[in-house]
Parts: sequence; structure tokens; C1' cells
RNA sequence: AUUGAACGAAGGUUAUUCACUUAUAUAAAUCUAGAAAUAUGGUCUAGAUGUUUCUACCGACAACCGUAAAUUGUCUGGCUAUGAGUGAAACGAAUAGCUUA
Repeated sequence: AUUGAACGAAGGUUAUUCACUUAUAUAAAUCUAGAAAUAUGGUCUAGAUGUUUCUACCGACAACCGUAAAUUGUCUGGCUAUGAGUGAAACGAAUAGCUUA
């Protein structure tokens, strides 16, 4: 000097997103195993199915079970992914790509 690899702050630049409504998915559902509670209780853990699908798969109320091992019903109860529509504003924030000491 050149090439390759790892790490890489603060910047620059480009793109996308942000709030609400709506459609689709899924019925906030079903099955299995283990453990736990017992009318002041009815739960916890793990796995599977369900979605051209990531995530989630609960809560409240009522019934029922006479102390045993098993729950059942109801609800304008909501998040997540994607599409569509409407909007807000910022000298903003976040994410990603490129550039660079």
C1' cells in the first nucleotide's frame, strides 16, 4: 500500500409506520397429559389441533358439585396479523436500508 473478517458512537441520507373505523382470520374455541383447590374452592403447568397467519387463546357473572372429582352456561367483555377507508401533525418519534470517523 492492497485485500478480507469482526466490532462500531455521534451524524448524514432514503423509505415505511404512528390515531380511528371496517373486512378477513378464530368460534378469545376444541382435545390430551401431569399437578393443585374444595361451597371463603373450581386453579396451575406442558403438548396438540384450529388461521393461505405472527401472536393470543383469557376475564367477569351465574349455575352446579354437600367435601368428591369433575365442571357447565351466559356476555354488543379485546388483543394480534393482513387488506381497505378516513384522519392527525412534526423543526417529532420508532424501525429498516445505504453512507461515514